A computed fold for a 72-nucleotide RNA from Beta vulgaris subsp. vulgaris, annotated as transfer RNA. It matches the Rfam family "tRNA". The family's RNA type in Rfam is transfer RNA. RNAcentral holds the sequence, with entries from Rfam. Taxonomically the source falls in Beta vulgaris (Eukaryota, Spermatophyta, Betoideae, Beta).
Formats: sequence, C1' cells, structure tokens
RNA sequence: GGAGGAUUGGCCCAGGGGCAAGGCGUGGGAUUCCAGACCCCAAGAUCGGCGGUUCGAUUCCGUCAUCCUUCA
Repeated sequence: GGAGGAUUGGCCCAGGGGCAAGGCGUGGGAUUCCAGACCCCAAGAUCGGCGGUUCGAUUCCGUCAUCCUUCA
C1' cells in the first nucleotide's frame, strides 16, 4: 500500500430505515438478626467523527479515525 471485519450506557452485547432489546454493574425497595443469594422497581446510550441520500439514518452511501484479520 490492497482487501475484509469491528466501533451501540461504566462493561459485555442484540437490533440493520420510523428515537434502541437484554445481561453484568449502579441506586432504591422486599426478604434477613446482619450480610450474601433470590425477587421487584428505577436511572443510565442524540448508536466513533464529518458529509451525502431520504419525509425520516444507529441502519444505506462516501470519507476520516481507532482496533482486528488477511494479501503483498
């Protein structure tokens, strides 16, 4: 330098046109003599940046950035 993949809450990840699901963790509650485990509730992501397409973009296209794989 060429090709492909990934980037989504603090962490792990699903979703691939109509404002994002779940787990861990966090906070509160129930239970317990106290804790743990279990159960209930809640908060938390403008979806890596910038452009484009579209009535509408996390999703499609371009480009950039970072990481991974591969070819030379």